[in-house]
This is a predicted structure of a 1496-nucleotide RNA (small-subunit ribosomal RNA) from an uncultured bacterium.
RNAcentral holds the sequence, with entries from ENA, Greengenes and SILVA.
Its Rfam family is "Bacterial small subunit ribosomal RNA".
RNA sequence: AGAGUUUGAUCCUGGCUCAGGACGAACGCUGGCGGCGCGCCUAACACAUGCAAGUCGAACGGGGUAUUACUACUUAAUCCUUCGGGAAGCGGUGGUGAUACCUAGUGGCGGACGGGUGAGUAACACGUGAGGAACCUGCCUUACAGAGGGGGAUACCGUCUGGAAACGGACGUUAAUACCGCAUGACAUAUACGGACCGCAUGGUCUGUAUAUCAAAGAUUUAUCGCUGAAAGGUGGCCUCGCGUCUGAUUAGAUAGUUGGUGAGGUAACGGCCCACCAAGUCGACGAUCAGUAGCCGGACUGAGAGGUUGAACGGCCACAUUGGGACUGAGAUACGGCCCAGACUCCUACGGGAGGCAGCAGUGGGGAAUAUUGGGCAAUGGGGGAAACCCUGACCCAGCAACGCCGCGUGAAGGAAGAAGGCUUUCGGGUUGUAAACUUCUUUUACCAGGGACGAAGAAAGUGACGGUACCUGGAGAAAAAGCCACGGCUAACUACGUGCCAGCAGCCGCGGUAAUACGUAGGUGGCAAGCGUUAUCCGGAUUUACUGGGUGUAAAGGGCGUGUAGGCGGGCUAGCAAGUCAGAUGUGAAAACUAUGGGCUCAACCCAUAGCCUGCAUUUGAAACUGUUGGUCUUGAGUGCUGGAGAGGCAAUCGGAAUUCCGUGUGUAGCGGUGAAAUGCGUAGAUAUACGGAGGAACACCAGUGGCGAAGGCGGAUUGCUGGACAGUAACUGACGCUGAGGCGCGAAAGCGUGGGGAGCAAACAGGAUUAGAUACCCUGGUAGUCCACGCCGUAAACGAUGGAUACUAGGUGUGGGGGGUCUGACCCCCUCCGUGCCGCAGUUAACACAAUAAGUAUCCCACCUGGGGAGUACGAUCGCAAGGUUGAAACUCAAAGGAAUUGACGGGGGCCCGCACAAGCGGUGGAGUAUGUGGUUUAAUUCGAUGCAACGCGAAGAACCUUACCUGGUCUUGACAUCCCGAUGACAAGCUGUGUAAAGCAGCCUCUCUUCGGAGCAUCGGUGACAGGUGGUGCAUGGUUGUCGUCAGCUCGUGUCGUGAGAUGUUGGGUUAAGUCCCGCAACGAGCGCAACCCUUGUCUUUAGUAGCCAGCAUUUAGGAUGGGCACUCUAGAGAGACUGCCAGGGAUAACCUGGAGGAAGGUGGGGAUGACGUCAAAUCAUCAUGCCCCUUAUGAUUUGGGCUACACACGUGCUACAAUGGCGUAAACAAAGAGAAGCGAGGGAGUGAUCCGGAGCAAAUCUCAAAAAUAACGUCUCAGUUCGGAUUGUAGUCUGCAACUCGACUACAUGAAGCUGGAAUCGCUAGUAAUCGCGAAUCAGAAUGUCGCGGUGAAUACGUUCCCGGGUCUUGUACACACCGCCCGUCACACCAUGGGAGUAGGUAAUGCCCGAAGUCGGUGACCUAACCGUAAGGAAGGAGCCGCCGAAGGCAGGACUUAUAACUGGGGUGAAGUCGUAACAAGGUAGCCGU
Repeated sequence: AGAGUUUGAUCCUGGCUCAGGACGAACGCUGGCGGCGCGCCUAACACAUGCAAGUCGAACGGGGUAUUACUACUUAAUCCUUCGGGAAGCGGUGGUGAUACCUAGUGGCGGACGGGUGAGUAACACGUGAGGAACCUGCCUUACAGAGGGGGAUACCGUCUGGAAACGGACGUUAAUACCGCAUGACAUAUACGGACCGCAUGGUCUGUAUAUCAAAGAUUUAUCGCUGAAAGGUGGCCUCGCGUCUGAUUAGAUAGUUGGUGAGGUAACGGCCCACCAAGUCGACGAUCAGUAGCCGGACUGAGAGGUUGAACGGCCACAUUGGGACUGAGAUACGGCCCAGACUCCUACGGGAGGCAGCAGUGGGGAAUAUUGGGCAAUGGGGGAAACCCUGACCCAGCAACGCCGCGUGAAGGAAGAAGGCUUUCGGGUUGUAAACUUCUUUUACCAGGGACGAAGAAAGUGACGGUACCUGGAGAAAAAGCCACGGCUAACUACGUGCCAGCAGCCGCGGUAAUACGUAGGUGGCAAGCGUUAUCCGGAUUUACUGGGUGUAAAGGGCGUGUAGGCGGGCUAGCAAGUCAGAUGUGAAAACUAUGGGCUCAACCCAUAGCCUGCAUUUGAAACUGUUGGUCUUGAGUGCUGGAGAGGCAAUCGGAAUUCCGUGUGUAGCGGUGAAAUGCGUAGAUAUACGGAGGAACACCAGUGGCGAAGGCGGAUUGCUGGACAGUAACUGACGCUGAGGCGCGAAAGCGUGGGGAGCAAACAGGAUUAGAUACCCUGGUAGUCCACGCCGUAAACGAUGGAUACUAGGUGUGGGGGGUCUGACCCCCUCCGUGCCGCAGUUAACACAAUAAGUAUCCCACCUGGGGAGUACGAUCGCAAGGUUGAAACUCAAAGGAAUUGACGGGGGCCCGCACAAGCGGUGGAGUAUGUGGUUUAAUUCGAUGCAACGCGAAGAACCUUACCUGGUCUUGACAUCCCGAUGACAAGCUGUGUAAAGCAGCCUCUCUUCGGAGCAUCGGUGACAGGUGGUGCAUGGUUGUCGUCAGCUCGUGUCGUGAGAUGUUGGGUUAAGUCCCGCAACGAGCGCAACCCUUGUCUUUAGUAGCCAGCAUUUAGGAUGGGCACUCUAGAGAGACUGCCAGGGAUAACCUGGAGGAAGGUGGGGAUGACGUCAAAUCAUCAUGCCCCUUAUGAUUUGGGCUACACACGUGCUACAAUGGCGUAAACAAAGAGAAGCGAGGGAGUGAUCCGGAGCAAAUCUCAAAAAUAACGUCUCAGUUCGGAUUGUAGUCUGCAACUCGACUACAUGAAGCUGGAAUCGCUAGUAAUCGCGAAUCAGAAUGUCGCGGUGAAUACGUUCCCGGGUCUUGUACACACCGCCCGUCACACCAUGGGAGUAGGUAAUGCCCGAAGUCGGUGACCUAACCGUAAGGAAGGAGCCGCCGAAGGCAGGACUUAUAACUGGGGUGAAGUCGUAACAAGGUAGCCGU
C1' cells in the first nucleotide's frame, strides 16, 4: 500500500466482499511448564448458611470469675485434752475491702469511611475554568482564654405483671465525661452611635463606646489524655456561573409558582426553596417542550492524522441499596449490613401478631453461548476504637480454579544415502515422503527425585511471615515424559489420486458439484501459525463510502417550476480610534495512573520503579494593530435617482375587422355524397353532395414570421385606443455602499381537473355504431357529451428542460443576427469602434466520455437548494393544505450483488443509402390433382433393427433386404467361446469330397486323409483343459480423432511497425471511381505483409509438330467388293509436345488513371465454356452403425450359432420421381446419324427353335481388332380424326421364361386376355440465362437375380432478361438499440400455487408518563392543648417551659375518570418481495411494427 465482483470487452460512477488490528469473550479440535494480569457483559432476578463494624472498664453504677486482706458460720486430716471439750485449721458458705480479668446496660467515638452495583439520570449529573462580599466543617495543627458552685432523674437491677413469640407495662432503687439551672466571660453574636481604609454593585475589613445573650467533665499507676469559649490554618463538603456533553421536527410551541417584584418564613447559606399580595411575564428555529437512548470522565481500541467506536479491570466524580414515601440522630445521612409508614414477596405463629432484605466476601437456585473457592491470614499496606496492651477489619495481602489474555521456555542437538521399509503416485523408467527415520556421538532447559534455602520486617535492640520449605542455589537419572490446528480455484502462501455425479455437500465475495471436480468427502503431499489453531459475535481500519483535513449535483444519485423578500451568512476605496476575533510573551491550572523517551529492578520479556516530556485545553495578565470586526470621518467606481431617446407577440381593459368551418332561408340542379389499405356505419329522391345569394353564431387570427422580439418563470402573435410594468442606449445633475444571496414567509405558476353562472361554431376524453383482428374494451372510419371559450373562485402539479440555482471578476479568436450610440462620410451605402441581447464554429482549460468552451460544464469568491447502491417507494403511518381529485413532508421490515452513465466491437431492425445473386421481373418446362415407384411420418406388430429431421432429413447411409446381408423378433444350441495371443496334454490329422442316417436347421456315423528332418526333434493342423482374456452394430457425436454438410466460390478474414484514444479499440480495410472479386486506380497517418480472389492444374474449342496399329484411305495396284489385301500416313482419329488471347491495336468516354463502350483482326475477346480447388470462422450441425478411440456397461450373455419370420405391414399425411391425360400425337412399314463405357464363374456374333421372354449351340475377344450394340427422337409413306378413343396403361386372370438350395410371405421378364383413375390439375410452390431449358435414346457401378433411383454419354435444340419498386439470401457504409446464448434476443402486467416480512383492521391484552377528582399512612410544620409533667422561679397558689391528645396544610401507595404515547395480538383485507421450466396476452427496447416519455 491494496484486491475481487456489473460488461463480449472498456472507462467511469457506485454498492457489496476480503486481506490488518483489537476483545471482560463464547464455540469446535487439541493441550507440557512458568511469570504477570484478568474472570455474571444476561435477571438492579430470588436467596439457604457462615462471615463482612465495632471498640473504649483510663466515662459510669452493677454483675461474674479468680486471687488476696479482714471477718461471720462451718469444717477433713493433725495436736492437746479434764473426753465435756479446746487449739490450730486444708476446704466450704457468706460479708466488707483490694487486685486482675470478663462484661449485659448507661455513656463516648465510629456505624455518612471502607466494600458493591450502574437501575435511574440528557441534568450544573459529569468535564474544564471561575466565583461565594451568600456558606458549614467532628477528629487534626497552631496560638489565646477558661473549667466556680449546685440540682433532679434514669437504664441496668429487684418485685409484680401482659404476650406463643417478638417485645413489653407498673412500682421501687442507683451512677456518670448522661441531663438541667446559676455564676464568670470575649478577639463571639445582636442592636445603637462613631472613625479610618477598601471594593464592580449589594457591600466588606479594621477599630472605639454602650446595652443584651451564651460555657465547661472529668479519668488516671501523676506521664498525660480529655472538656468549654473564641480565632487562624488544614481537610472535607455545600451553593452559583461561563463553556462543552447522544438521537428524533413524522415532537413547534411550552409554561400558573410559571417569570419578576414587595413582605414574611425557612436554610449552614443564596434563591419561588415555601407562603401572602401585586404585575404579566419567562423559554423557544443558536431547537424550547416532548419522546427514545445513556451513569460522566482520566483513559482504552483503531487510525498517517483528523476522526470513529468505547467507558470491563485501575483512578476521580455522581446515583442507588427489595419498590415508593418520610423524617430522626448527628460535624456530616434524608443513612447498603439504623428507624417509621405503605406496596409486593418470603418465613414464623398459639391466628391475636411478628420477622426479613447478599447491587459486601464466599456460596445456592434461576436466566444464559458464557464467567471461579461456602479457602488462608491480619505477616505487610490502610481503616475504626482505645492512653496503651490490644480488639475488629471477606478493605487488603495471599493461595485455589479456568490457555481467558499478554510474555517467556521446552518438546532435543550434530553427524547420517543402501536415498531402507512402508505410504502415495506413475508415462511403469521413476518420482515423492526424505537426512526425515534407523544408526553413531552429545546435551539435560522444563518436568521428576534429593540436599540447602531467602528478600518481603521497619526509627536502636528484641519480637512478629498467611504466602512457604515457595522463589532461588546445588546434586542425580535418562532423549528420557511433552504437537496440534487450519488451509491448499482466484483474492491468498500451498496439488495430486480415489470416491461421488446439480446427489451428498462447500461457500467471506466471485462461485464450485449434471461421470475425467487442484472448489464436495477421504488419502498422500504441501503451505501457514504454533500450546495453541480455527469459527462466530462486536468495534475501528481499508471506506476520500458523510469528504474539516478530503466528495459531488448537464447525461451516473443530486439545482428548488419562478420571483419577491425576513432572519442569517458574505460584502467597494481612503483615513483615525478601540482591541472582540487574530498573533506573541508571562503566570495559574490541566490529579495520580496511562502514553512517549531515557535509565533502573525481576536471568530476558510481559510486569514493576524513577526522571523528563506530553496532557494539543481553560483562565488571568502584558503587549502588537497588518487582516476581520466595531465606532467616527470622507470618496465614487458597486447600487440607486434624475434628464434625453428609440425598440418590443411584456401585462390589463374596451372597441373594431376580414378569411374559413358549421347551421338556417331561398334559387339552380340530380343521384349519389362521404369515407378507407379496402369497406361499412352515416347523409341523400321528404332532393343530399355541388353551386349562387342572404342571414346567424362561436372560436382562432393565414401571409408578414426569422435558432427574430418581449417577459422572472409559466408564457405572449389580426387591428385600434386607454391604463401600466420592465429592459437598453446616451448624459454625468443628485444620493453616497444604500450591495449580493436568501432557511422560513408571501406572491406568480402550462395543460388537465373542481365549484357557481354564462357560452358552445369547430375539435373532442367518455359513450354508440362500422371496420380490422384469433380476440380488439385499441390503432382506422361515422357520429358524439363533458371539456376546450368567458367571468369569479379553487387546484399547485409537468421531461415546469439548457435535464445546467443566483451574483461578481478574469481568461485566444472567427462568423451571423436584434436594439442603441459614436467615428469616417455628400450619403439612409460600405467600413471601423463600442454597449446590451441572441446563435454557430473554435484555442487553452475542464470532463469518465459525450461534450462545454466569454450566454463555461474554464479560473476564483460569496450565499442558497439538493445527493450518498438497486428494489420495496415517492409507498405506509403521522402531520398539514385542498370541496374533491389529490398535493407537500416522508420511513421501515424484507430482498438483491448488482442497478447505472458514456463510449467500443458485433448482431439485429416490419431504419436509411449503394451493390450483387434464376432473388424478383420477363420467359420455358414442371410439382401440387390421377395411377404407380420410392423414401419419411404416423399407426400396427412378437419384430416391423438403427441412424438422418427447416433451408443443410425424406429415390438420404442403402453402387441394389427372397436365404445371406441383418444389426430386429420367435424357437433351438454353445460358454476360453464364431475371431486373436500365451500355457499344458493328446492326436496325426483337419478341412473338402463321397455314402448312410437324422433334424425345422445345426448334427451324428462311415470312407478317404500331414510336411521337413542331422531321426534328437521341429513345423503345421485338429481335439481336450486351465486362466489371463476374447467378443459387443451395447451407451455417450454434449468426452474425442478422422471425415462431411452449410453459410458460400460469398469477398471477405487478419498481422507487423507507426499514429490517434485514459481504455475497449480505431486507423490501415474508410472516401471518389471501377471490378465477377479487399480487382485495380486516385486520395488519405499511414507504410507494408499474410490467408482468401485471380493465375498456376484437368477438360473442351483453333492450328502446328512428332508417331501411325487394332484407327484412316486422297492418290496407285489387287479384290470374293468387305480398307478385305499390297501400299501410304495426306485427311479423320488417337496421344505426346508446342502455338494461341495480353484490353496487345484503333476510336470514344473517364481525371492524361484504373476501367468502360464500340471496332478491327482472330477458331476463340475482355475470367472463351466446364471442372477440380472452399479463407478466418458459424451451427456443442452430422456420424461411437465405415474406421479409430477415452470413460461407463454386459460376460452360461447386451457375446456366438442356427430355423422360420420381420425390415416389403396400411385408415391416413408429406417429400422425390416415373407414366399419362394425346394429333407438335398413337400405331404400322421400311430407312439414316452418335458418344461414352463394360466384358473371362464374362461379353457372347453368325446359325437354329419359340408369337415372345428365352432356349440350343458356340465363332471371336482379356479388347481403337471380338462382343454387348438395335441408338432413339428425326425424316419418308400409310392409318387413326377428337372419342375416355387405335389416348392412357393401373389392376386382375391364365399360361410361361430366367436367376437362384429356395421366387408363398417377397424377384424380374414374356404372351394372351382384362382395360381403372386420368381430358393439363386449388391455395401454394420448384428448376433453368445457351449448346442452357425442354426433349430423345445409350452406357456403367452395385449385382446370382432384381432400377421409374444414382452416376455418366451423346442426339435434336429454344424462349426471355424492360429493369431492381417489391419477396428471399448475401456484401458494404451509416443510424437506433434496454440485444451479446446476440430478435428463435430481451422483456411487462394480471391470474393460479408456495413461502416471507409489512400496512389497515371490529377489537382484545399489557406497559409508560402526565392530568382531574376521591381516600389519605408515616412524618415535618402550624394551631390548640380543658389532660399530663422531676430539674428553673415562687413559702404556697401558681408561673415559665415542655408533652400526650386533637385539628389543619402538604403528603406515598391506592381508587375512580377521560385522554395521550407505545408494545403485543386478531377474523378479514391491501399492496410488496422471493420462487429452473404454469395461464393469458405482447406494453417497452429497432420507426418495437400506433415514436416514446412526463403531468392530469